[in-house]
This is a predicted complex of two RNAs, RNase P RNA and transfer RNA, with 404 nucleotides together. It holds a member of the Rfam family "Bacterial RNase P class A". It is annotated as a ribozyme. The prediction has a mean pLDDT of 78.
RNA sequence: GAGGUCUGCCAAGUAAUCGCCGGUUUCGGCCGGAGGAAAGUCCGAGCUCCACAGGACAGGAUGCCGGGUAACGCCCGGGAGCCGUGAGGCUACAGACAGUGCAACAGAAAACAUACCGCCUCCACGGAGGUAAGGGUGAAAAGGCGGGGUAAGAGCCCACCGGCAGUGCGGUAACGGACUGCGCAUUGAAAACCUCAUCCGGAGCAAGAUCAGACAGCGGGUUGGACGUCCUGACUUAUCCCCGCGGGUGGAUCGCUCGAGCUUCAUGGCGACAUGAAGCCUAGAUAGAUGAUUACAUAAACAGAACUCGGCUUAUGGCAGGCCUCUGUU
RNA sequence: GGGGGCGUGGCGAAGCUGGUUAUCGCGCCGGCCUGUCAAGCCGGAAGCCGCGGGUUCAAGUCCCGUCGCUCCCG
Numbered sequence: 001g002a003g004g005u006c007u008g009c010c011a012a013g014u015a016a017u018c019g020c021c022g023g024u025u026u027c028g029g030c031c032g033g034a035g036g037a038a039a040g041u042c043c044g045a046g047c048u049c050c051a052c053a054g055g056a057c058a059g060g061a062u063g064c065c066g067g068g069u070a071a072c073g074c075c076c077g078g079g080a081g082c083c084g085u086g087a088g089g090c091u092a093c094a095g096a097c098a099g100u101g102c103a104a105c106a107g108a109a110a111a112c113a114u115a116c117c118g119c120c121u122c123c124a125c126g127g128a129g130g131u132a133a134g135g136g137u138g139a140a141a142a143g144g145c146g147g148g149g150u151a152a153g154a155g156c157c158c159a160c161c162g163g164c165a166g167u168g169c170g171g172u173a174a175c176g177g178a179c180u181g182c183g184c185a186u187u188g189a190a191a192a193c194c195u196c197a198u199c200c201g202g203a204g205c206a207a208g209a210u211c212a213g214a215c216a217g218c219g220g221g222u223u224g225g226a227c228g229u230c231c232u233g234a235c236u237u238a239u240c241c242c243c244g245c246g247g248g249u250g251g252a253u254c255g256c257u258c259g260a261g262c263u264u265c266a267u268g269g270c271g272a273c274a275u276g277a278a279g280c281c282u283a284g285a286u287a288g289a290u291g292a293u294u295a296c297a298u299a300a301a302c303a304g305a306a307c308u309c310g311g312c313u314u315a316u317g318g319c320a321g322g323c324c325u326c327u328g329u330u
Numbered sequence: 331g332g333g334g335g336c337g338u339g340g341c342g343a344a345g346c347u348g349g350u351u352a353u354c355g356c357g358c359c360g361g362c363c364u365g366u367c368a369a370g371c372c373g374g375a376a377g378c379c380g381c382g383g384g385u386u387c388a389a390g391u392c393c394c395g396u397c398g399c400u401c402c403c404g
Stems, first nucleotide, its partner, number of pairs: 001326010013296006020033005035302001039313002042311005047204004052233006059200005064078005079093001080091004094195002099193002102188002116135002118131006143161002146158003162184001163182005169176002208254004217245005224236002261280008331403007340356004349387001358374005380396005
């Protein structure tokens, strides 16, 4: 210098003028006013309602180990496997001797499997037997490789590597490495159905509550009433549950922003995070506010809150730092 | 707020439980036919299956994420 990888930070500020929403006021004014993703709505909760309790089935989600958290499919740390020269990254990472199904084409043979070419022996010109080293097919072909052995061969025997089983050691554990034994055909796929373990009731702020106003009730319901289905028990049988027809309102207040909250410091922990102290209050609309112009050399990307939090994912401008690889110079 | 479906040559569609080279119609290009055009006949081109990953020997098909379009309920 080039390329790469990981981590963190910012997302404009100040002043003037004119506006909008909220709060406050001594009615002059003063104070506050979008985001890191407010987004997608993909997970997890709070909150609220559904008449109560218990259970079964269905359905869904998750799936190495330990920890964090209100909780999670999130985060942190670790193990194993895979990818990368490396920094580093990725993983739906339980079970294929519970069962069912699948593996096209090619190939002799493809899942309780075989012999096309070849090699060897015997009879003799073609058969019989042995073999699975070698060739060929395939994504996958009887553990791999070397030596011995043999008619030719073969874990038939041996060493090393791999696999399986056992023992004891280290580690909380996943797991690791050590020793001993077994010559060891039986694959892949569960992001095919499925099995096992753990967890999950449903609906959502148009939830729901209060006040005011308005109108006109009627008919039906193997009864219905927790909203995937079913069972049991208690409760309730209607102004109160469901369906159909008809009528009315569509105003206000609460929910609504003080919260698993934010900032700084200290302590514990590798870390996620936890604890303590001090300080702070930081949008709350209801057709829906946060804008425009000018100046400071200059404001730009993605993008605009609607019950609220914790995450994930995606979109996007700029800055800084650590580390790695290559090349050049000293 | 809640739920479902679709994306495949220029256009409209098929592709069932993954399997060899993705199919059909219209359109397009070239040739034949005709005096010429249309119709007809023959031949051909055109697709990285919306995008990015993953599972698998193998993905349009299975899974995850994402983008766009569209429908239904409140």